[in-house]
Molecule: RNase P RNA; transfer RNA
Organism: marine sediment metagenome
């Protein structure tokens, strides 16, 4: 970036025209007709109805920043991280002093610490055993409560210091995210929020079988239950509408109708050119009109030219042109599948 | 088309603050009996549909696929 270009026949959908005096039927001519994914239906719109979609709990989702859009969970650019020599690449990337829960086994100890082996000290009677100190050594684990040198010390400790790690102020640069510098605290803050949670913000529901209108069913049969029922949907409030023994709705038996037109093809629209931004994107002018089926159309064969492969008398001949997969209200994404080429 | 569920041993099914995957029928081995069934005791058999993530750990939490199901009783 998707079955290579143009041209003709035949077939099939759909439009719009013209002839058979009108309808109809049919006959002719002309235009047009799958995809990047039309797929998962996974986000987010438009659109329609439902009360003009209204409060409050609840519940779902998003989760560094800044912009881009109708909107996004998308895209762009930039921060920070982990990858990679490197070009680049990937990253559900607020919060663990607000709270609360969990960390199995193993290991002394799994979170306002803590003494199992060892090191030091003192005691009892040699070996051992009691009491202290000690987290610098072993050892267990995913994960053990700053690191790495040095002073210190009875043996050790941020108990001291340099440096590096962290948390707290200030400044300085950014629009932020963030970086950077200096001060400063001797460390007090283990992990899980894809557990609840808190913090910022978004969200009312259904879905084109949404909805409307014709035409039919159609006699609105019979039995039972009922004071509520519907719009409403988890739930409360508020609101409408319908009904409370002449009954709204519900259950059950029995019958019936599943036709057709509009929604549905001009749109956040495609191309081209200008500008405007790093880019997503945006603006203005020009120009096109490009499926619309309803058991469901789009496939087949010829020519000529390209392109690869094979053969081979170096000029010709054969053979391919594929894969994933097929519109059903429409878009903008985002994943999944999948040939060939190119970077 | 749209909207919603389900996948765990050969079947039918269980598994909650995430922490060793069970029952039961079935197989297949012994006991019991002349045999067979019937009871009784052993024993095997799972990539929890597939991949990929979070986590120290996933049947379980999260994405993404694949297959079935809802057949007038999920809708006109």
């Nucleotide at each position: 970036u998707g079955u290579g270009a143009c041209g003709g026949u035949c077939g099939c959908g759909g439009c719009c025209c013209g002839c058979c005096g009108c309808a109809g039927c049919g006959c002719g001519g002309g235009c047009u007709g799958a995809g990047g994914a039309a797929a998962g239906u996974c986000c987010g719109a438009g659109c329609u109805c439902c009360a003009c979609a209204g409060g409050g709990c609840a519940g779902a989702c998003u989760g560094c920043c800044a912009g881009g859009u109708a909107a996004c969970a998308c895209c762009u650019g930039g921060g920070c991280g982990c990858c990679g020599c490197g070009a680049g690449g990937c990253g559900a990337c607020g919060g663990a002093c607000a709270g609360g829960g969990c960390c199995a086994c193993a290991g002394a100890a799994a979170a306002c610490a803590a003494a199992c082996c060892g090191c030091c000290c003192g005691c009892u009677u040699c070996a051992a055993g009691c009491g202290g100190g000690u987290a610098a050594g072993g050892g267990u684990g995913a994960a053990a409560c700053g690191g790495u040198g040095g002073g210190g010390u009875a043996a050790g400790a941020g108990c001291c210091c340099a440096c590096c790690g962290c948390g707290c102020g200030a400044c300085u640069g950014g629009c932020a995210a963030c970086a950077g510098u200096c001060g400063u605290g001797g460390c007090a803050c283990g992990g899980c929020a894809a557990c609840c949670c808190c913090c910022a913000g978004u969200c009312g529901g259904a879905g084109c079988a949404a909805g409307g209108c014709c035409a039919a069913a159609u006699a609105g049969a019979c039995g039972g239950c009922g004071a509520g029922g519907u719009c409403c949907g988890g739930c409360c409030c508020g609101g409408a509408c319908c009904g409370c023994u002449c009954g709204a709705g519900c259950c059950g038996u029995g019958g019936g109708u599943a036709g057709g037109c509009c929604g549905c093809a001009u749109g956040a629209g495609g191309u081209g050119g200008c500008g405007g931004g790093c880019g997503a994107c945006c603006g203005c002018c020009a120009u096109c009109c490009c499926a619309g089926a309803u058991u469901g159309a789009u496939g087949a064969c010829c020519g000529u030219c390209c392109g690869g492969c094979g053969c081979c008398u170096c000029g010709g001949c054969g053979c391919c042109g594929a894969a994933c997969a097929g519109a059903a209200c429409u878009c903008g994404g985002c994943u999944u599948a999948c040939g060939g080429c190119u970077c | 088309g749209g909207g919603c569920c389900g996948u765990u041993a050969g079947c039918u099914c269980a598994a909650u603050u995430g922490g060793c995957a069970g029952a039961g029928c079935a197989a297949g081995g012994g006991a019991c009996u002349c045999u067979u069934a019937a009871u009784c005791c052993c024993u095997a058999g799972g990539u929890u549909g597939g991949a990929g993530g979070u986590u120290c750990g996933a049947u379980u939490c999260c994405u993404c696929c694949a297959c079935g199901g809802c057949u007038c009783a999920c809708c006109a």